The RNA shown here (glmS glucosamine-6-phosphate activated ribozyme aptamer) has 154 nucleotides and comes from Desulfoscipio geothermicus. The sequence was found by an Rfam model in a public genome assembly. Its Rfam family is "glmS glucosamine-6-phosphate activated ribozyme aptamer". Rfam classes the family as a riboswitch. Rfam's curators write: This entry contains a glucosamine-6-phosphate activated ribozyme that is found in the mRNA for GlmS. GlmS is an enzyme that uses fructose-6-phosphate and glutamine to generate glucosamine-6-phosphate. Its family is annotated with catalytic activity and regulation of gene expression in the Gene Ontology.
């Protein structure tokens, strides 16, 4: 360093359900009652602390409705990096791959759909096969970078 085995972890587009819809009973016409089911598909995203809450992107399209909690968003402070010798201060932009922005190019998804095998009386649900397609961010190329003081390496 590689491979294998075992254990643990993988947890935040995550968890939950009092509305709603649906299923199975009871009741039997009352819209009541008991139990249950559904309730976000992936991509991307975390220096530390505090605050705050309508926290990015697209895919799909009958509830991905409605709501609650949390949260990697955002704001401030601290720490750190960059801004072309070094150090410090301030400023800007960022977060350890530490430059925002512009142009061009570029790899990458899951659900959906289809199919097989299971679980459930049912609503519905677990696993696998097939299979197409994003955007943001990322990558590459080009463009695109401060002020002052001190210092003295070339």
């Nucleotide at each position: 360093a590689a491979u294998c085995a075992u254990a643990u972890a993988a947890c935040a587009g995550c968890g939950c359900c009092a509305g709603a819809a649906c299923c199975c009973g009871g009741a039997u016409u009352g819209c009541c009652u008991g139990g249950g089911u559904u309730g976000a598909c992936g991509a991307g995203g975390u220096g530390g602390g505090a605050g705050c809450u309508a926290a990015u992107c697209g895919a799909a399209a009958u509830u991905u409705c409605g709501g609650c909690g949390g949260g990697u968003a955002c704001u401030c402070c601290c720490c750190g990096g960059u801004c072309c010798g070094g150090u410090c201060a301030c400023g800007a932009c960022c977060g350890u791959c530490a430059a925002a922005g512009g142009u061009a190019c570029u790899a990458c998804a899951a659900a959906a759909c289809u199919u097989g095998c299971g679980g459930g009386u049912a609503a519905c649900u677990g696993c696998g096969g097939g299979g197409a397609c994003a955007a943001a961010g990322g990558g590459u190329a080009c463009c695109g970078g401060g002020u002052g003081a001190c210092u003295u390496g070339g």